[in-house]
Molecule: c-di-GMP-I riboswitch aptamer
Organism: soil metagenome
RNA sequence: GAUAAAGGCAAACCCCGAGUAAUCGGGGGACGCAAAGCCACGGAUCCCGGCACAAGCCGGGAUGGCCGGGUUACCGAA
Repeated sequence: GAUAAAGGCAAACCCCGAGUAAUCGGGGGACGCAAAGCCACGGAUCCCGGCACAAGCCGGGAUGGCCGGGUUACCGAA
């Protein structure tokens, strides 16, 4: 990448559990997704702690379904 085929993932919400929190794991459930597979490397946002009059800075953490980057991969006409 084609209104092709096969297969995949699973937002909100609900239940159970973990965490101070952001948020995460399992089950149900589908809003969507062509890397919504994997990696916190750059940016962004969020949480916790510290510093600072403040702007902000520092440390630790979260989001890969916020963007960039890296890496691996199924199907495939014209």